[in-house]
RNA sequence: CAUCGAGAGGGGUGGAGGGAUAUGGCCCUGUGAAGCCCCGGCAACCGCUCGGCGAGGGUCGCGAGAUCGUCGCGGGGAAAGGUGCCAAGUCCAUCGGACACACGGUCCGGCAGAUG
Numbered sequence: 001c002a003u004c005g006a007g008a009g010g011g012g013u014g015g016a017g018g019g020a021u022a023u024g025g026c027c028c029u030g031u032g033a034a035g036c037c038c039c040g041g042c043a044a045c046c047g048c049u050c051g052g053c054g055a056g057g058g059u060c061g062c063g064a065g066a067u068c069g070u071c072g073c074g075g076g077g078a079a080a081g082g083u084g085c086c087a088a089g090u091c092c093a094u095c096g097g098a099c100a101c102a103c104g105g106u107c108c109g110g111c112a113g114a115u116g
Base pairs, nucleotide, nucleotide: 001116002115003114004113009039010038011037012036013035017028018027019026022094023093024092025091040086041085042084045082046081048077049076050075052073053072054071055070057068058067059066060065090112095109096108097107098106099105
């Protein structure tokens, strides 16, 4: 800096926790949690590839122009490589604001976090 309401699980091992942290809630879990291993899958960030547009260069040419790198923006494609991910919106709230209000709430932003 970009993205985070989409998507994608089986087996083995393990043996009681897990959902980042704190509090509250809610949920998953002995019909087997976390962790580790194997296999499978999702996605398309990096990388790969094909066009487009723009900027600025090199070379060739008398010239019109041709051609080749570089950088930026945006689009299509594949999924062998590097990451990541495969319950629930980042499970929800917490701080600020707007709206609504009997209760229940809705939306925007921030903080924190995750991934690249």

A computed fold for a 116-nucleotide RNA from a soil metagenome, annotated as SAM riboswitch aptamer (S box leader). The model forms 97% of the base pairs in the Rfam consensus. Its mean pLDDT, the model's own confidence on a scale to 100, is 84.